[in-house]
RNA sequence: GACUUCGUGGCGCAACGGCAGCGCGUUCGACUUCUGAUCGAAAGGCUAGGGGUUCGAAUCCCUUCGAGGUUA
Numbered sequence: 001g002a003c004u005u006c007g008u009g010g011c012g013c014a015a016c017g018g019c020a021g022c023g024c025g026u027u028c029g030a031c032u033u034c035u036g037a038u039c040g041a042a043a044g045g046c047u048a049g050g051g052g053u054u055c056g057a058a059u060c061c062c063u064u065c066g067a068g069g070u071u072a
Stems, first nucleotide, its partner, number of pairs: 001071007010024004018055001026042005048064005
């Protein structure tokens, strides 16, 4: 250089083009003598940036950036 996979809450991952969820973590509450465990609830995402297609885009297309892989 060419090709290819990926980028989503603090972390790990989901999500047929149709309300962005789950686990862990965090916070609050219940329980407990206290901690832990358990139970309940809440907060936390402009889905890497920009543009396009579409009634509608995390998802499709183009481009940029970043990470990994293959190859010369």
Overview
Transfer RNA from Emiliania huxleyi CCMP1516, 72 nucleotides, folded computationally. Its Rfam family is "tRNA". The family's RNA type in Rfam is transfer RNA.